[in-house]
RNA sequence: ACAUGCUCCGGGGUCGGUGAAAUUCCGAGCCGGCGGUGACAGCCCGCGAACCACACGAGAGCGAUCUGGUGUGGCCGACCUGGUGGAACUCCAGGGCCGACGGUGAGAGUCCGGAUGGGAGGAAGCAUGG
Numbered sequence: 001a002c003a004u005g006c007u008c009c010g011g012g013g014u015c016g017g018u019g020a021a022a023u024u025c026c027g028a029g030c031c032g033g034c035g036g037u038g039a040c041a042g043c044c045c046g047c048g049a050a051c052c053a054c055a056c057g058a059g060a061g062c063g064a065u066c067u068g069g070u071g072u073g074g075c076c077g078a079c080c081u082g083g084u085g086g087a088a089c090u091c092c093a094g095g096g097c098c099g100a101c102g103g104u105g106a107g108a109g110u111c112c113g114g115a116u117g118g119g120a121g122g123a124a125g126c127a128u129g130g
Base pairs, nucleotide, nucleotide: 002129003128004127005126006125007124008122009121014028015027016026017025029110030109031099032098033047034046035045036044042097043096051074052073053072054071055070056069058067059066060065079095080094081093082092083091101113102112103111
């Protein structure tokens, strides 16, 4: 060097109008996790999270039941054109599109909630081995 463990870090976004009531409708905005990719990505490939099913096992409860853990599988949104260039669906110009679940005096990417959670992963440090 490298490997393992620990510490730490690890997502964002609003105003107005109508109305009895909407940050949910209408209008105009704003936001974009992680790794990869011959050149920089919300929309190329993959991952995470969420959701569903099955199996295993844990805690609470008198019980019905509830909560969350591990594994496997399922599911999982969205891009074109032109230009530059050796090379770009990643840059520049233009036009477009997408966004879980539950809640809510009116329908949510943007409000509230699970979440002071989890996590793909990451700069550095420490320890052990080497």
Molecule: FMN riboswitch aptamer (RFN element)
Organism: Xylanimonas ulmi